[in-house]
Context: one part of a larger RNA
RNA sequence: CUCUGGCUAAGGAACUAGGCAAAUUAGCCCCGUAACUUCGGGAGAAGGGGCGCCUCAUUAGGGUGUCAAAGCCCGAGGAGGCCGCAGUGAAAUGGCUCUGGCGACUGUUUAUCAAAAACACAGGUGUCUGCUAAGCCGCAAGGCGAUGUAUAGGCACUGAUGCCUGCCCGGUGCCGGAAGGUUAACAGGAGGGGUCAGCCGCAAGGCGAAGCCCUGAAUCGAAGCCCCGGUAAACGGCGGCCGUAACUAUAACGGUCCUAAGGUAGCGAAAUUCCUUGUCGGGUAAGUUCCGACCUGCACGAAUGGCAUAACGACUGGAGCACUGUCUCGGCCAGAGACUCA
Numbered sequence: 001c002u003c004u005g006g007c008u009a010a011g012g013a014a015c016u017a018g019g020c021a022a023a024u025u026a027g028c029c030c031c032g033u034a035a036c037u038u039c040g041g042g043a044g045a046a047g048g049g050g051c052g053c054c055u056c057a058u059u060a061g062g063g064u065g066u067c068a069a070a071g072c073c074c075g076a077g078g079a080g081g082c083c084g085c086a087g088u089g090a091a092a093u094g095g096c097u098c099u100g101g102c103g104a105c106u107g108u109u110u111a112u113c114a115a116a117a118a119c120a121c122a123g124g125u126g127u128c129u130g131c132u133a134a135g136c137c138g139c140a141a142g143g144c145g146a147u148g149u150a151u152a153g154g155c156a157c158u159g160a161u162g163c164c165u166g167c168c169c170g171g172u173g174c175c176g177g178a179a180g181g182u183u184a185a186c187a188g189g190a191g192g193g194g195u196c197a198g199c200c201g202c203a204a205g206g207c208g209a210a211g212c213c214c215u216g217a218a219u220c221g222a223a224g225c226c227c228c229g230g231u232a233a234a235c236g237g238c239g240g241c242c243g244u245a246a247c248u249a250u251a252a253c254g255g256u257c258c259u260a261a262g263g264u265a266g267c268g269a270a271a272u273u274c275c276u277u278g279u280c281g282g283g284u285a286a287g288u289u290c291c292g293a294c295c296u297g298c299a300c301g302a303a304u305g306g307c308a309u310a311a312c313g314a315c316u317g318g319a320g321c322a323c324u325g326u327c328u329c330g331g332c333c334a335g336a337g338a339c340u341c342a
Base pairs, nucleotide, nucleotide: 001337002336003335004334005333006332007331008330010328011327014326019323027051028050029049030048031047036041038160052082053081054080055079056078061074062073063072064071083087095321096320097319098318099317100316101315102313103312107119108118123158124157125156126155127154128153129152135144136143137142161308162307163306164305166238167237168236171235172234173231174230175229176228177227180226181225182224187219191215192214193213194212195211198207199206200205239257240256241255242254243253266300267297278294279293280292281291282290
C1' cells in the first nucleotide's frame, strides 16, 4: 500500500452524477396518530412511554384434567425491594416525513451487463364465427378449437376506477351494390399460310380440291378493377393571409384563399419546448434541477386513448428531519495479503 472488520475530537452531506456506502431505526406492551380516500385504506403513519432480577406469590384469572379435585401449563395487574454505564443487556430485528413523474394494483421479463414507465393484467371496444363454426396444425388421414355452441370461441386495439372520448369517408383498407365500362382461360372460327391429287405450260414455273398441319379476326366470357354507397375504439388526417374597439396593447367582430375536415373538452417550457437557465412566484445565503402558475404548444390532445386518481413500486425527479469517516482530513487498532529473510 490492497482487502475485510472495529473505533474516532469538532463539524454533520461541506462528499458525490446521486447520501453510493456506512450509520441511524429495530422486538413486545401501552398511549397516540394528519392530509387524502375507491371508506377497505393511508397505519407500524408521525410522535411518546415502559421492559431485568427478588419477595408478597403456587397473585387475580384462564387452559387442561370425563363431574369435583390433585397435578401440570399460561398468566395481566398491584405493593415493596436489589444491581449495573446500560435490563428487546448478546444475536436476529423497519430510519422517517413532505412533494412531483410514470405504471392502477399482486404478477412477468432480457438463463449469463437492463426488473423498468417494458410485458401481462381484470375492465372497455371493434370485428369474424350458426356448428362439419370461424381460426389454427397437417401433403393427407386426422387433430386442436370443444366432448364447447354467440353470457361461446378466434383475431385486433386499449388497459383498474372516475369524468370523458370532438370534426373529417377525399386517399388507403374493409363491408355492401350490381346497371354500365374494362377483362383471362375456354368456346368460336371469318381470314391467312404449309403440304399435294390434279390441272395449265415445251420448259422454268404457275394455279390448286379434299385431307393433314400452322396461324387466327369478330363474337361469347367470372371475379377483380373502374363505378355507386357505407365504415375512423379501421390505416390515418384535423389550415393560411389581411383588417378591426375612445391611450396603448389585444381582438369578441369582418374580409379573403384553400381543404375531406381544419384540433373540440382537457392538459401544456411537459418522459413532449428548439430559441431556453422562457417569464413570474415558492423553496436556498446562493437553485441550468424541483414545485406552483402563465401560454408564444419549434413539434400535446382524446381507446397509436385525453385528463384526474386513493392504494401499490428493489422504478424515477426534488426537498426536509434523524443519522453518520461520504466529506473537511485524517488518525488508531485487528485479521488476511503484498514486501523482506529462511

A computed fold for a 342-nucleotide part of an RNA from a Minisyncoccota bacterium, annotated as large-subunit ribosomal RNA, domain IV. The full RNA is in RNAcentral, with records from ENA.